This is a predicted structure of a 93-nucleotide RNA (SAM riboswitch aptamer (S box leader)). The model forms 97% of the base pairs in the Rfam consensus. Its Rfam family is "SAM riboswitch aptamer (S box leader)". Its family is annotated with regulation of gene expression in the Gene Ontology.

[in-house]
RNA sequence: ACCUUAUUACGAGUGACGGAGGGAAUAGGCCCUAUGAAGUCCAGCAACCUAAUUCAGGUGCUAAAUCCUACAGUUCAUACUGAAAAAUGAGGC
Numbered sequence: 001a002c003c004u005u006a007u008u009a010c011g012a013g014u015g016a017c018g019g020a021g022g023g024a025a026u027a028g029g030c031c032c033u034a035u036g037a038a039g040u041c042c043a044g045c046a047a048c049c050u051a052a053u054u055c056a057g058g059u060g061c062u063a064a065a066u067c068c069u070a071c072a073g074u075u076c077a078u079a080c081u082g083a084a085a086a087a088u089g090a091g092g093c
Base pairs, nucleotide, nucleotide: 002092003091004090005089006088007087008086013042015041016040017039021032022031023030026070027069028068029067043062044061045060047059048058049057050056066085071082072081073080074079
């Protein structure tokens, strides 16, 4: 990298450093951000696995449904459902 499978509307920062971007990619929206973005550390949360006694370890996560839409079905429209894609865990190769 690829394949299988489970989950993705719950929860979690008034911290330190940092100093301009960020919300996966393309497009369109809508947002967050000098009242401090990304990133690092610390802290926290609790999903899967390990472990075995509710402690610990590995990965993960800590704005908004995976922020929303794109494809298909129902629908006058709105809206709803599903798929695809993505993220994460576990397993396989």

Description:
It was read from a public genome assembly, where an Rfam model found it.